[in-house]
RNA sequence: CAUACCUGCGCGGGAGAGUCUCGGUCGAGAUCAUUCGCCGAGCGCCGAAGGGGCAACUACCCCGGAACCUCUCAGGCCAACGGACUGCGCAGGAUGG
Numbered sequence: 001c002a003u004a005c006c007u008g009c010g011c012g013g014g015a016g017a018g019u020c021u022c023g024g025u026c027g028a029g030a031u032c033a034u035u036c037g038c039c040g041a042g043c044g045c046c047g048a049a050g051g052g053g054c055a056a057c058u059a060c061c062c063c064g065g066a067a068c069c070u071c072u073c074a075g076g077c078c079a080a081c082g083g084a085c086u087g088c089g090c091a092g093g094a095u096g097g
Stems, first nucleotide, its partner, number of pairs: 001096003005093009018043001020042005026037003044077003050073001051071003057064001
């Protein structure tokens, strides 16, 4: 100095699925009982935090062995938060000159 590599940070982009049903001694509103939030239960659903599983391959055997695939434990289903991944920038590492 370079890189299509690795890690981290900052700014931005970033999907899916119920704002379902019932109950509550709760809170707010409201003014004659209709609303919102919260909590609990039930059923239905989503997959892109995390987590689990597996192919080819490797191998005597064991082991190892990926995902946006799959399972839904967790998480999520108005908005917000989160969000794999990603664009730009910066820092460090690795490799090469």
A computed fold for a 97-nucleotide RNA from an Actinomycetales bacterium, annotated as Glycine riboswitch aptamer.
Taxonomically the source falls in Actinomycetales (Bacteria, Bacillati, Actinomycetota, Actinomycetes).